[in-house]
RNA sequence: GCUUGGGUAGCUCAGUUGGUUAGAGCAUUCGCUUGAAGAGCGAGGGGUCGGCGGUUCGAGUCCGCCCCCAAGCA
Numbered sequence: 001g002c003u004u005g006g007g008u009a010g011c012u013c014a015g016u017u018g019g020u021u022a023g024a025g026c027a028u029u030c031g032c033u034u035g036a037a038g039a040g041c042g043a044g045g046g047g048u049c050g051g052c053g054g055u056u057c058g059a060g061u062c063c064g065c066c067c068c069c070a071a072g073c074a
Base pairs, nucleotide, nucleotide: 001073002072003071004070005069006068007067010026011025012024013023019057028044029043030042031041032040050066051065052064053063054062
C1' cells in the first nucleotide's frame, strides 16, 4: 500500500426491512437483608452510537471522505 471485519454506557456486546423510548450482562450508587461483610432481592445514575459531510419527512442503521483497532495479502 491492497482486501476483509470491527469502533454503540466504565468493561464485554446486541440492535431485525431506516420509524414510534437506544438496550442487555457485568461494574458502580442507593435501599431491603446482616452484628458487619458477602451473596440475594428491589430501584437509580451513566450514551453527541469514532469524526465530518450527504441522502431522507425521519439515520446507530444507507452513501462519501477521514481517524483508530484486528486479521490476511504484498
Transfer RNA from a Minisyncoccota bacterium, 74 nucleotides, folded computationally. Its mean pLDDT, the model's own confidence on a scale to 100, is 81. It matches the Rfam family "tRNA". The family's RNA type in Rfam is transfer RNA.